[in-house]
């Protein structure tokens, strides 16, 4: 010089014109207007997780049914973070992870294949025992019987490689690798090392299950509070015991007018609303995530809903052209997006640019 990797940040500045919106205070012809203050994000987004809060249900323990899943450890709590184990990828800095249990049960393994759990289709021996040939050394057959090395299916075939060794073959013996419910060491733990043991029936739990740990529901259109027209409900009084109904009559029960009161719920209105697991800087602890203290700040609260446009300097960035490499000029670009209870989080978008630590490659000294 060049190639990454990991972290944190900004999300253009500044005038000038026009404009928007809540709030406060004034003026008002009740329609508005004048001034002041403030006026989005890093994800305000997807609504995936977790929690505040708030009404509802709820004696306590079990099922059942989701969840969550290597360990510690943070935290209000997580499916988030940090750290560590094991595994894959990378020369490396460093990156990904449905990563609990197959010695509790049940289930699956389509096709192929002799077998997918106790299996032999091609194959190999046939040492022992049969049969035969030979006079004998021995040879032939493969009946009985052994064998899983090789072939051959398969996604997988019962530890692999290799020497030995064998009638052929086999953890049958040995060296290494694996393996393992063994003993010791190390570490909270996950898990590591050594040693011991020939080795014990593979795989699938993102089949069902087991094992831990966790879960009630609903959501700010929660909920609380004022509270109207209008219709209906109750209660009292006018009103006379009236008219009407239950077809003969009494009792009796229903109904029927006015006006006051009382309740409830509907429009609308207020609250809930933004001080809060806050933010910034400093000291302690800690590998860290984070925690303690100490100072200081106040940062949209909103009705479906305001935060924007222009121009004009300057900064950035890409191209082009001149360059005396210091620059200069033209020209064109600046994303994603959009608070409506709140806060931690993942995730997913997003032009461009800072700043740190760290790696690998090539020169140089």
């Nucleotide at each position: 010089g060049g190639a990454g990797u990991c972290g944190g940040c900004c999300a253009g500045a500044c005038a000038g014109u026009c404009g928007c919106g809540u709030c406060a205070u004034g003026c008002u012809u009740c329609g508005g207007c004048a001034u002041g203050c403030c006026g989005a994000g890093g994800a305000a987004a997807g609504u995936c997780c977790g929690g505040g809060c708030u009404c509802c249900a709820c004696a306590g323990g079990g099922c059942a049914c989701g969840g969550u899943g290597c360990c510690a450890g943070g935290u209000a709590a997580c499916g988030c973070c940090u750290g560590g184990g094991c595994g894959g990828c990378g020369c490396g800095a460093g990156c990904c992870g449905a990563c609990g249990g197959a010695a509790a049960g049940u289930g699956c393994a389509a096709c192929a294949g002799a077998a997918a759990g106790a299996u032999a289709c091609c194959g190999c021996c046939g040492a022992u025992g049969g049969c035969u040939c030979g006079c004998a050394a021995g040879g032939g057959c493969a009946c009985a019987g052994g064998c899983a090395a090789g072939g051959g299916u398969g996604a997988a075939a019962u530890g692999g490689u290799g020497c030995g060794g064998u009638a052929a073959g086999a953890g049958c013996g040995c060296a290494c690798c694996g393996c393992g419910a063994g003993u010791c060491g190390g570490g909270c733990a996950a898990c590591c090392g050594a040693c011991c043991g020939g080795c014990a029936c593979g795989g699938c739990a993102a089949a069902c299950c087991c094992c831990a740990c966790c879960g009630g529901g609903a959501g700010c259109a929660a909920g609380a509070c004022c509270a109207a027209a209008u219709a209906g409900g109750g209660a009292g009084a006018c009103g006379a015991u009236g008219c009407c109904g239950c077809g003969g009559c009494c009792c009796g029960c229903g109904g029927u007018g006015u006006c006051u009161c009382c309740g409830g719920g509907u429009a609308g209105g207020u609250u809930g609303c933004u001080u809060g697991a806050g933010c910034g800087c400093c000291g302690c602890g800690g590998c860290g995530a984070c925690g303690c203290g100490g100072c200081g700040c106040c940062u949209a609260g909103a009705g479906g809903a305001a935060u924007g446009a222009c121009u004009g300097u300057c900064g950035c960035g890409g191209c082009g052209c001149g360059u005396a490499c210091g620059c200069g000029u033209g020209u064109c670009g600046a994303a994603c997006a959009g608070a409506a209870c709140c806060c931690g989080g993942c995730u997913u978008a997003u032009c461009g640019g800072c700043c740190g630590a760290c790696u690998c490659c090539g020169c140089g000294c």